[in-house]
RNA sequence: GCUGGAGUGGCGGAAUUGGCAUACGCGUCGGUCUCAAAAACCGAUGCCUUCACAGGCGUAAGGGUUCAACUCCCUUCUCCAGCA
Repeated sequence: GCUGGAGUGGCGGAAUUGGCAUACGCGUCGGUCUCAAAAACCGAUGCCUUCACAGGCGUAAGGGUUCAACUCCCUUCUCCAGCA
């Protein structure tokens, strides 16, 4: 230099013939239980606005296609593998 793969909440990791973003697990916070703790169980857990209802934004970064993009197309960045 060329080719292929990957990048998603604090962490791991789902969601792809384009149609509810973060299922599930871990962690964290609150609670139940206990003399106390551990374990177990229940609830909550992206950001912003709002008293609330609700709304907006967010999938490495920027753009494009589309009614609609994590998903398709282009460029860039990072990592991994192969070829030269």

Transfer RNA from a Candidatus Omnitrophota bacterium, 84 nucleotides, folded computationally.
Its Rfam family is "tRNA".
Its mean pLDDT, the model's own confidence on a scale to 100, is 82.
The source organism's lineage runs through Bacteria, Pseudomonadati and Candidatus Omnitrophota.